[in-house]
RNA sequence: CUCAUCGAGACCGGCUGAGGGAAAGGCCCUUUGAAGCCGGGGCAACCUUCAGGACUAACCCUCCUGAAAAGGUGCCAACUCCUGCGGAGGCCAUGCCUCCGAGAGAUGAG
Numbered sequence: 001c002u003c004a005u006c007g008a009g010a011c012c013g014g015c016u017g018a019g020g021g022a023a024a025g026g027c028c029c030u031u032u033g034a035a036g037c038c039g040g041g042g043c044a045a046c047c048u049u050c051a052g053g054a055c056u057a058a059c060c061c062u063c064c065u066g067a068a069a070a071g072g073u074g075c076c077a078a079c080u081c082c083u084g085c086g087g088a089g090g091c092c093a094u095g096c097c098u099c100c101g102a103g104a105g106a107u108g109a110g
Base pairs, nucleotide, nucleotide: 001110002109003108004107005106006105011040012039013038014037015036019029020028021027024083025082026081041076042075043074046072047071048068049067050066051065052064053063054062080104085101086100087099088098089097090096091095
């Protein structure tokens, strides 16, 4: 840089001791123990394997569906916690709500 996904799911112990949720604002979590490190456990199914289907003259590739979980990652408060930018709509309307998209971010594969 490109592509895919992001409303689901999954926590205990030890050490330590004040921060953490990317950033800003908000709102939260936290001495009933934050972040970090170590050990164990779990979730999920991106990479991987298998089966069926679509495509094809046929095979491969590709796509769709389902199953598995040994290994490589990832993850285990809150929708990516919410919002910021653009558009559409709603309401007992000067502020709130809903939807779509963009942007930013995270993870994987290349």
SAM riboswitch aptamer (S box leader) from a soil metagenome, 110 nucleotides, folded computationally. Of the family's consensus pairs, 97% are formed in the model. Its Rfam family is "SAM riboswitch aptamer (S box leader)". Its family is annotated with regulation of gene expression in the Gene Ontology. The coordinates come from a structure-prediction model, not an experiment, and the mean pLDDT is 85. RNAcentral holds the sequence, with entries from MGnify.